[in-house]
RNA sequence: GCCGGAGUGGCGGAAUUGGCAGACGCACCGGACUUAAAAUCCGGCGAACCGCGAGGCUCGUACCGGUUCGACCCCGGUCUCCGGCA
Numbered sequence: 001g002c003c004g005g006a007g008u009g010g011c012g013g014a015a016u017u018g019g020c021a022g023a024c025g026c027a028c029c030g031g032a033c034u035u036a037a038a039a040u041c042c043g044g045c046g047a048a049c050c051g052c053g054a055g056g057c058u059c060g061u062a063c064c065g066g067u068u069c070g071a072c073c074c075c076g077g078u079c080u081c082c083g084g085c086a
Base pairs, nucleotide, nucleotide: 001085002084003083004082005081006080007079010026011025012024019069028044029043030042031041032040046059047058049056050055062078063077064076065075066074
């Protein structure tokens, strides 16, 4: 240099047929149980902004653009990692 694969919440890892992004697990937070704890069970758990609050709203799949009514998914470019060829 060329070819192929990968990049998604704090972590692992789904969703690929373009149609609610984050299932499921771990971690963490609150509660129940306990004398106390562990284990177990229940609930919560991306970000900005607005609202006293319940809540609302926009954004978010490595990064920048494009196609489309609609993109993690398709197209172009860039970066990083892994593998192969030279």
Record summary:
A computed fold for an 86-nucleotide RNA from a Eubacteriales Family XIII. Incertae Sedis bacterium, annotated as transfer RNA. Taxonomically the source falls in Anaerovoracaceae (Bacteria, Bacillati, Clostridia, Peptostreptococcales). It matches the Rfam family "tRNA". Rfam classes the family as a transfer RNA.